Background: The RNA shown here (small-subunit ribosomal RNA) has 1540 nucleotides and comes from a Bacillota bacterium.

[in-house]
RNA sequence: AGAUGUCAUGGAGAGUUUGAUCCUGGCUCAGGACGAACGCUGGCGGCGCGCCUCAUACAUGCAAGUCGAGCGGGUUCACCGCAAGGUGGGCCAGCGGCAGACGGGUGAGUAACACGUGAGCAACCUACCCAGAGGUUGGGGAUAGCCCCGGGAAACCGGGGAUAAUACCGAGAUAGGGUCGAGUGGGGGCAUCCCUGCUCGAGCAAAGGCCCCGGAAGGGGUCGCCACUGGAGGGGCUCGCGGGCCAUUAGCUAGUUGGUGAGGUAACGGCUCACCAAGGCGACGAUGGCUAGCCGACCUGAGAGGGUAAUCGGCCACACUGGGACUGGGACACGGCCCAGACUCCUACGGGAGGCAGCAGUAGGGAAUUUUGCGCAAUGGGGGAAACCCUGACGCAGCGACGCCGCGUGUGCGAUGAAGGCCUGAGGGUUGUAAAGCACUGUCAGUGGGGACGAAGUCUCCGAGGGGACUCGGAGGUGACGGUACCUGCGGAGGAAGCCCCGGCUAACUACGUGCCAGCAGCCGCGGUAAAACGUAGGGGGCGAGCGUUGUCCGGAAUUACUGGGCGUAAAGGGCGUCUAGGCGGCACGAUGCGUCGGUACUGAAAUCCACGGGCUCAACCCGUGGGGUGGUGCCGAAACGGUCGAGCUGGAGGGCCGGAGAGGGAAGCGGAAUUGCCGGUGUAGCGGUGAAAUGCGUAGAGAUCGGCAGGAACACCAGUGGCGAAGGCGGCUUCCUGGACGGUACCUGACGCUGAAGCGCGAAAGCGUGGGGAGCAAACGGGAUUAGAUACCCCGGUAGUCCACGCUGUAAACGAUGGGUGCUAGGUGUGGCGGGUAUCGACCCCCGCCGUGCCGGAGUUAACACACUAAGCACCCCGCCUGGGGAGUACGGCCGCAAGGCUGAAACUCAAAGGAAUUGACGGGGGCCCGCACAAGCAGUGGAGCAUGUGGUUUAAUUCGAUGCAACGCGAAGAACCUUACCCGGGCUUGACAUCCCUGGAAGUGCGCAGAGAUGCGUACGCUCUCCGCAAGGGGGGCCAGGAGACAGGUGCUGCAUGGUUGUCGUCAGCUCGUGUCGUGAGAUGUUGGGUUAAGUCCCGCAACGAGCGCAACCCUCGUCCUGUGUUACUACCGCAAGGAGGACUCACAGGAGACUGCCGGGGUCGACCCGGAGGAAGGUGGGGAUGACGUCAAAUCCUCAUGGCCCUUACGUCCGGGGCUACACACGUGCUACAAUGGCCGACACAGAGGGCAGCGAUAGGGUGACCUGGAGCGAAUCCCCAAAGUCGGUCUCAGUUCGGAUCGCAGGCUGCAACUCGCCUGCGUGAAGCCGGAAUUGCUAGUAAUCGCGGAUCAGAACGCCGCGGUGAAUACGUUCCCGGGCCUUGUACACACCGCCCGUCACACCACGAGAGUGGGCAACACCCGAAACCGGCGAGCCAACCGCAAGGAGGCAGCCGACAACGGUGGGGUCGACGAUUGGGGUGAAGUCGUAACAAGGUAGCCGUAUCGGAAGGUGCGGCUGGAUCACCUCCUUU
Repeated sequence: AGAUGUCAUGGAGAGUUUGAUCCUGGCUCAGGACGAACGCUGGCGGCGCGCCUCAUACAUGCAAGUCGAGCGGGUUCACCGCAAGGUGGGCCAGCGGCAGACGGGUGAGUAACACGUGAGCAACCUACCCAGAGGUUGGGGAUAGCCCCGGGAAACCGGGGAUAAUACCGAGAUAGGGUCGAGUGGGGGCAUCCCUGCUCGAGCAAAGGCCCCGGAAGGGGUCGCCACUGGAGGGGCUCGCGGGCCAUUAGCUAGUUGGUGAGGUAACGGCUCACCAAGGCGACGAUGGCUAGCCGACCUGAGAGGGUAAUCGGCCACACUGGGACUGGGACACGGCCCAGACUCCUACGGGAGGCAGCAGUAGGGAAUUUUGCGCAAUGGGGGAAACCCUGACGCAGCGACGCCGCGUGUGCGAUGAAGGCCUGAGGGUUGUAAAGCACUGUCAGUGGGGACGAAGUCUCCGAGGGGACUCGGAGGUGACGGUACCUGCGGAGGAAGCCCCGGCUAACUACGUGCCAGCAGCCGCGGUAAAACGUAGGGGGCGAGCGUUGUCCGGAAUUACUGGGCGUAAAGGGCGUCUAGGCGGCACGAUGCGUCGGUACUGAAAUCCACGGGCUCAACCCGUGGGGUGGUGCCGAAACGGUCGAGCUGGAGGGCCGGAGAGGGAAGCGGAAUUGCCGGUGUAGCGGUGAAAUGCGUAGAGAUCGGCAGGAACACCAGUGGCGAAGGCGGCUUCCUGGACGGUACCUGACGCUGAAGCGCGAAAGCGUGGGGAGCAAACGGGAUUAGAUACCCCGGUAGUCCACGCUGUAAACGAUGGGUGCUAGGUGUGGCGGGUAUCGACCCCCGCCGUGCCGGAGUUAACACACUAAGCACCCCGCCUGGGGAGUACGGCCGCAAGGCUGAAACUCAAAGGAAUUGACGGGGGCCCGCACAAGCAGUGGAGCAUGUGGUUUAAUUCGAUGCAACGCGAAGAACCUUACCCGGGCUUGACAUCCCUGGAAGUGCGCAGAGAUGCGUACGCUCUCCGCAAGGGGGGCCAGGAGACAGGUGCUGCAUGGUUGUCGUCAGCUCGUGUCGUGAGAUGUUGGGUUAAGUCCCGCAACGAGCGCAACCCUCGUCCUGUGUUACUACCGCAAGGAGGACUCACAGGAGACUGCCGGGGUCGACCCGGAGGAAGGUGGGGAUGACGUCAAAUCCUCAUGGCCCUUACGUCCGGGGCUACACACGUGCUACAAUGGCCGACACAGAGGGCAGCGAUAGGGUGACCUGGAGCGAAUCCCCAAAGUCGGUCUCAGUUCGGAUCGCAGGCUGCAACUCGCCUGCGUGAAGCCGGAAUUGCUAGUAAUCGCGGAUCAGAACGCCGCGGUGAAUACGUUCCCGGGCCUUGUACACACCGCCCGUCACACCACGAGAGUGGGCAACACCCGAAACCGGCGAGCCAACCGCAAGGAGGCAGCCGACAACGGUGGGGUCGACGAUUGGGGUGAAGUCGUAACAAGGUAGCCGUAUCGGAAGGUGCGGCUGGAUCACCUCCUUU
């Protein structure tokens, strides 16, 4: 690997912790089941099942009677008879017999020999039944019924009299039988003892009835009766084993345990009693408490197991509650009795009656469970000789979808894919062959007809056989169910479908409504305006006479793990040692056969289950046969392993001897350094302390310094991931006492071992008690600072305490967060102790081994981190411990403690998680490296003033709207007097101001008049279109206008959080990714990190990576140099006054090209990239500027640019018009302008741009005006004409003044645009001349043609810039540097953050609700105890009263009864305790709750590292002291290891 044979039929997961991942772990779901219930719905049948709750109370009926063949009688009928009477039949109470101990119900009690299973009784009983072998003789006295009398309401009772028996009683007989006693044999048993034979003795029985024959006597039959033996079936007792919870129940027990004797029983026994002894039970769980009928079985499960105890069957217990006995073969008796109690009923108030947990039924309880049915036909039971009677057992029917099973509600065809509904991107899709329609069928139900099986017996009659009992055959007769099942005819698709679900799990989707509402929800979770999750509809999915929901159980859950789990960090190793019980145990031999294994026998009831077969048309259901029933017991066998016994071994363990190491422990003594104090000397003004200070000390002399003295505590250096110890822990030196380990040797013992529940001991610090001691330090406390506060951190003081002795406490992050022991499993490298080898002067090095202690690392293990011969690897043994988080190590109880407190240790309630490791980010008052006008260095500003402009706010009829940190605020506005305009007021219109379509009419249009604010309205005149067909008439079409109808228009109304597009921002930052490969269980990592370098993820080198994409750079535009070409309108060396001509040099313009690439040189650098310097060059290391904006972030901005989903308005939220507003003004902010002056103002003169713009335009020259501007109009659609500089330069003046600075404000007069400048434009002139003299805190821009300063142009635009966009002129200062602020990039580290530090999160307080603890106590339950009372009954004693049987003539006796007493004793009473739950003013903490208050403790070094134990203090988190831990970041040093 294949083949063959045999056995076995059996195992699925998912959702939910995270940004994501793996693991741990809980919660939840999918399955099956049910005596069910509830909601909606409901056609038929079969078979089953049906008070799970109040063992609550019961009206009514029925459920146990029968026998006349046991007895006397009563009554009635028939026949015979005149009658008396006789014969026969029926019925009845009583006496008597049997049965009422069965059958039927229920599950209260019971944790027990109650049950199950297997045994035992030599310690027992057994009516009826069966078998065997016998007997059944002879007498006696009563009594009920009945009669009479009496009591009572009744129930019933009393007295007197008569009477029968199979009723009762002695005596006698019989005795082969049994019992007892004595004697004597045989056999058996584990034993007490048992069986059996013989002899003698004692004592013990009985009942009759009916039938037949017969005149009778008598005989026979049958049913009974008595004694005995045996059987069957039934029962009693005993024992082994088995099956609940709590140890927060640990001790229990006085008839208790045993003995002797007696009593009692069917029988053993302490069952009971007397006496004696002091025992008996218990961690292998006694006692107590709680719960519970047990089992066969039933449900589930792959199984092991778990759960259950309905129906059916076996056993037990109970019968209103408690107690008791009687009768009997059997009861302590469900439908019997007595007593007590509660309850109900009757009553004449004196007294009585009752017990549905039998079947029905009622009330109540409850979510919930049926008819007051039929019948004894069958099966079974009781009685009887039998017929037969009785039987709510039972057989049937009824009600209930309660369950299981079966059937039906139709079948085929049928497309124009009808109508309707729903959706629609308007085409269509879907419902859907579904319907209609056509053709069929006939189950079920309906109706008509037929019509069972279950029935065979008993019995009666006939026949046959037999001596008989009896057997066989025939006939007659017996059915509640029921005219039901079943068969058949008829008619017609006719009468018959619902329920749940459709977000994921989980199969099935759209629309509308709703708008964190209403609601859903098993878990995760849905709902805040587009909801597949709510409600409805359409559609779909599932199941189907049912479907869902709820409850319960098992499963999934390996989530209590025996099968089959774990404990370094997730929950979990006891703080450590020692030892008892217990568990486990080395090598070899013998024995035994307890475990173990095999065989066999008995048992494991039936039903159930499985297989096969059979019966109802199938199935459910039922029947038969077989299997199984994993268990128990007996016998036989095996001997490997375990146990036990015996006798050995030395390897485990221990001992001896030799040797050295050590802060191991205890006691005593000694020493020096330092701190502090005191004394003295010298000496003078400070000392001390901090981030900075202050409190404090000091001129009464501190501090400093020198000397002396005192006292206590601790022992620098050595000192080391060094040593020792079980752990806690142990450190100066010496001495004494003492424990353990290690190395060597192989002398002794001979398994003496390992572990270890309890127990006992040890046990840091803090703390407690008593007494000492007290230098330093130091909780508490006082003071000073800090701070919003500071009950802290810092500082100055300071008491307990820290120290000693003795005694307690017994806990720590008591940690390696890793229990102990043994064996096995690669290496490398340090270090402590010792031995050996080699070598040597020498153990100096080197090699080997043992014990200890570290690091690195392989296999293996692990969720990962990590562990890795010092295991967290591979195995075995023993102990401890875990089972979601919170509540809580809390409460209660118990034990310990002087106290503090410790040990043991829950529940209610609540959550859908709480966690471990690792990953990617983000963040850090973590680290490293590096950028940026980020700081610094500079220059000019802003913030102060006036004004402009925007915003907030306020105001308003309206001040339209949007933009809001950076990244809103001279923003949308590149331009609001009307318009714009979206706002307000008023006046109008309603198919509309605008689009398309239809109808009618008319060209369109132009002018004028009137009314009106206008929109608009009224009137009037003129005008008569284009095109096609046609000769024309006429007709069609188009443009435009008017009227009309409806589809529709329209909306700057809402939602930028439904969107497209566009934009801002980080950020022109250097990043963001992918493919393949590799690594990792995975998220993910690698690449992209590292060493260099750059502006750059730019490039180089290295590398499990190799490549690639989007970004960077470059390509594009522009400026700077040169060249070439072109050349008007530009240009000008030339001509001309000019127009113009000429030229092709220059300027310029345009186009094309060249140039710059670290190319060259030197140096540095790793031979590289690159950097520094230099040359050349107009320009040099991206030459300046621009355009260009990666993956993404901010639900960033915009629905008012536009587009657009949805929603909303429709004589208005649309539209037109007039006027107003957007321009308001106590204030506040942003952005600007102009200034405050002399680097200036003013006046005069003179000079130089660039880029643009221009026809409803720019507008020259000229004229007017002080001026704005006006008149006028050349030229120019523009390199041609026009608009065009200022600062500057030169000259003058002003002279520091609120000015000749500054120009606000206001007045007057003008100009311009425009229909119109009042609200509300700009400009000019004259006059006026405000604030302001350089700006607090704070803050902005800029690194070169930049800042600053100066003017010019343009867009928008009728007009209206200090804004915006551009342009040129003049033209600086500074950068040492990267510590700090801000922003950013890379690497790394920590994290409890992931909405990502604007994060997370802790505790008090306040409020609401919930459960719990304590609590003066209150009111109950339960089980006992002590004492009191003491019913009925049994037992014992007495028994004077009473009494038929026997003795006796009688009296009397024997015997019995009442009664009394005693013992026992239920109910009841009293008392103190125990225990359980309930209530309880108040109180304590806990949990939950939306945004409450106070602080900020923890998570990043969380801003004082955190945490543990303890003590103390504080509103609170918490702070501090002492000791401990790393589960502390960071830097430095040391040591070890690794790499080069």
Its mean pLDDT, the model's own confidence on a scale to 100, is 86.